This is a predicted structure of a 481-nucleotide part of an RNA (small-subunit ribosomal RNA, 5' domain) from an uncultured bacterium.
RNAcentral holds the full RNA, with entries from ENA, Greengenes and SILVA.
It matches the Rfam family "Bacterial small subunit ribosomal RNA".
Context: one part of a larger RNA
């Protein structure tokens, strides 16, 4: 000093902060949706019309699934693993960047399909086959192309999409931008030498490939170089920084909370999609668990919020709201948000208040001591006067909300009421080191941090009574300076 633990104790408030241990397994239920102003369908339901009551037409309506579109690469979690250009920090060139801003120019013509749906199948399920019909802001072509690409004399090569409530939103090329991002380099970045050599795609070149983009990133083929005592290589170890703690500073430690970046997401391995992943609350592969099953096959990933066993000294509620900030979608209206706000749990820390106040005897009783005279506990009670913080009770009631919306919320905060009324421990007193006497005990029971105390008058064991000290908290253990 502390993400703290134990142990006695514990009125009240405010702000924090709370699995440091098994990146140990996880029952439940939420945590990413949303757009009908891309787009075909169309269910319940309401209303009308017929009817042989079985229905069957027309009109509103629009759930619930599907095509598409943007988002699920953020937001939240963890800290395994990394001693690395991973991080700090200063530079750099060979780049990309959806959505947002600014300019410029466009936005013609056509065509094939497809899921929902229908029809007839497989399977226990997960799911999935065949046929058939249709939409688009889904897919193809054709045209044109100022800028744009490539070779550059010329020549080549390439784009678009509509939608509605008529005002807007959108589409497509390109050229700037701002914001994010990828790469590259200089210094810095733990401990061992009982690790002295290490390297074969390994160092360079050359011609391809490959990338948004350099580069041996891959790849043929040349050529032997490259790194190292200024510590490479190999082992241990550890996420890194702003920052926390400490200390006069220097410097020692240390990296919970909150910010920045980095990896990681049962284990390992891979690639699709996409502006953007090598993504995991997306997919395939292998494995280990685990669980469903008709034994043929399947399903599953809490290091997301909460819970639950485990493990441990040890760390919370299966709470409420989207009212605020933020984020996703939509033109809006809204919807979704366990991010976030809030409430609940815990003296875990700070940090504020309270547990009354005045008066009150040369001093009540009772405890202790005791030379038996008294001394002490002691203004301390009682006892008289007052007084009500904070708890409790009734009433009012803001601001977070710019014009509407408030989970919080029986807010906060103000007023009245009643009563001292409901509210104090805890360690220590032999030196260090503030605070001393009686008793019990008799090297026994114990103390105990270091010296060191207990073997008949122990201020050191135990108990009283008196005392110092700190306070809703004391003390003990543990780590750090």
């Nucleotide at each position: 000093a502390c993400g703290a633990a134990c142990g006695c104790u514990g009125g009240c408030g405010g702000c924090a902060u709370g699995c440091c241990u098994a990146a140990c397994a996880c029952a439940u239920g939420c945590a990413a949706g949303u757009c009908g102003a891309a787009c075909g369908g169309g269910a319940a339901g309401c209303g009308g019309g017929u009817u042989u009551c079985g229905g069957c037409c027309c009109g509103c309506g629009g759930a619930g699934a599907g095509u598409g579109g943007c988002g699920g690469a953020c937001g939240g979690g963890u800290g395994a693993g990394u001693a690395a250009c991973g991080c700090g920090u200063g530079g750099g060139a060979a780049c990309c960047u959806g959505c947002c801003c600014g300019g410029u120019g466009g936005u013609a013509g056509g065509g094939a399909a497809u899921a929902a749906c229908c029809g007839c199948g497989g399977g226990a399920a997960a799911c999935u086959g065949c046929g058939g019909c249709u939409a688009a802001u889904a897919c193809c072509c054709u045209a044109u192309g100022a800028g744009c690409c490539c070779c550059g004399a010329g020549g080549g090569g390439g784009a678009a999409a509509g939608a509605u409530u008529u005002a807007u939103c959108g589409c497509c090329a390109u050229c700037g931008g701002a914001g994010g991002g990828g790469c590259c380099c200089g210094c810095g970045u733990c401990g061992g030498a009982u690790u002295a050599g290490g390297u074969a795609g390994u160092u360079g070149g050359u011609g391809g490939g490959g990338u948004a983009a350099c580069g041996g990133c891959c790849u043929a083929c040349c050529a032997a170089g490259c790194c190292u005592g200024c510590g490479a290589u190999c082992c241990g170890u550890a996420g890194c920084u702003g920052g926390u703690c400490u200390g006069a500073g220097a410097g020692g430690a240390u990296g919970a909370u909150c910010a920045g970046c980095c990896a990681c997401a049962c284990u390992g391995g891979g690639a699709c999609u996409g502006a953007g992943a090598c993504a995991u609350g997306g997919c395939c592969c292998a494995g280990a668990c685990u669980c469903c099953u008709a034994c043929g096959g399947g399903a599953g990933g809490c290091a997301g919020c909460a819970g639950u066993g485990g493990g441990g000294a040890a760390u919370a509620u299966u709470g409420g709201a989207c009212a605020a900030u933020g984020g996703g979608g939509g033109c809006a209206a809204c919807c979704c948000u366990g991010a976030u706000c809030c409430a609940g749990c815990a003296a875990u820390g700070c940090c504020g208040c309270g547990u009354g106040a005045g008066u009150g005897a040369a001093g009540a009783a009772g405890g202790c001591c005791u030379u038996a005279g008294g001394g002490u506990u002691g203004u301390a009670a009682a006892g008289c006067u007052c007084u009500u913080u904070c708890a409790g009770c009734g009433g009012g009631g803001a601001g977070g909300a710019u014009g509407a919306u408030g989970a919080c919320g029986c807010u906060a905060c103000c007023c009245g009421c009643a009563g001292a009324a409901g509210a104090a421990g805890c360690c220590c007193c032999g030196g260090c080191u503030a605070a001393c006497u009686c008793c019990g005990u008799g090297c026994c029971a114990g103390c105990a941090g270091c010296c060191g105390c207990g073997g008949u008058a122990a201020u050191a064991c135990g108990g009283a009574g008196g005392g110092g000290g700190c306070u809703a908290g004391c003390g003990u253990u543990g780590u750090u300076c």